[in-house]
Model confidence (mean pLDDT): 84 of 100.
A computed fold for an 83-nucleotide RNA from a Steroidobacteraceae bacterium, annotated as c-di-GMP-I-GGC riboswitch aptamer.
The model forms 95% of the base pairs in the Rfam consensus.
Taxonomically the source falls in Steroidobacteraceae (Bacteria, Pseudomonadati, Gammaproteobacteria, Steroidobacterales).
It was read from a public genome assembly, where an Rfam model found it.

RNA sequence: GCUGAUCGAGGCAAACCCACCGAAAGGUGGGGGCGCAAAGCCACCGGUCUAAGGCGGUCGCUAUGACAGCGGGGUUGCCAGCA
Numbered sequence: 001g002c003u004g005a006u007c008g009a010g011g012c013a014a015a016c017c018c019a020c021c022g023a024a025a026g027g028u029g030g031g032g033g034c035g036c037a038a039a040g041c042c043a044c045c046g047g048u049c050u051a052a053g054g055c056g057g058u059c060g061c062u063a064u065g066a067c068a069g070c071g072g073g074g075u076u077g078c079c080a081g082c083a
Base pairs, nucleotide, nucleotide: 001082002081003080004079011036012035016031017030018029019028020027021026034069040075041074042073044072045071046070047067048066049065053062054061055060056059
């Protein structure tokens, strides 16, 4: 550097449940385990979700709020095999 998840060290943790935070999306901790070889980290690009506040015609629009387990990109890295 490439390939992979067979072995070892092990790692993470969907739905759902409980507690807390949040207007919500969602987050954090505990249980749980669908899955994951970057399911480590970063909202840079696209996308998706939410709409407190703002705007207007009160029902819409809007991210400054979120999602890295939606795709791309950046960055760091364990193990095995190959070169």